[in-house]
The prediction has a mean pLDDT of 77. Glycine riboswitch aptamer from uncultured Rhizobacter sp., 111 nucleotides, folded computationally. The model forms 89% of the base pairs in the Rfam consensus.
RNA sequence: UCACUGGAGAGAGGCUGGUGACCCGGGAACGGGUGAGCCGGCCCACCGAAGGGGCAAGCGGAAGGUGUCGGCACGAACCCCCGCCAAUCUCUCAGGUAAAGCGGACAGCGA
Numbered sequence: 001u002c003a004c005u006g007g008a009g010a011g012a013g014g015c016u017g018g019u020g021a022c023c024c025g026g027g028a029a030c031g032g033g034u035g036a037g038c039c040g041g042c043c044c045a046c047c048g049a050a051g052g053g054g055c056a057a058g059c060g061g062a063a064g065g066u067g068u069c070g071g072c073a074c075g076a077a078c079c080c081c082c083g084c085c086a087a088u089c090u091c092u093c094a095g096g097u098a099a100a101g102c103g104g105a106c107a108g109c110g111a
Base pairs, nucleotide, nucleotide: 001111002110004108005107006106011044013043014042015041016040017039018038019037021034022033023032024031025030045097046096047095051093052091053090054089058084059083060082061081064079065074066073067072
């Protein structure tokens, strides 16, 4: 990396645009109604297990220091500072929030 298996959480929220279905009225034009239809927008609430951000120990560096007129040189440990750095922790940018499906960190197994 690939195949197979398992794999959680949270909205029937409000408003609204487009489109389609069904029901009712009507001669028609059209009007009224229904709802987990489909594709969007805005707002509120919520979830963490695609992705992304954050950090502890640790490691490395640097420096207050020392020497020197100065350029410069030296510098063990702790602390401050900088860099690297884990998760199912944390943030919620992204993503997601009926069932099913999709997705899915991670785990098992095989190549």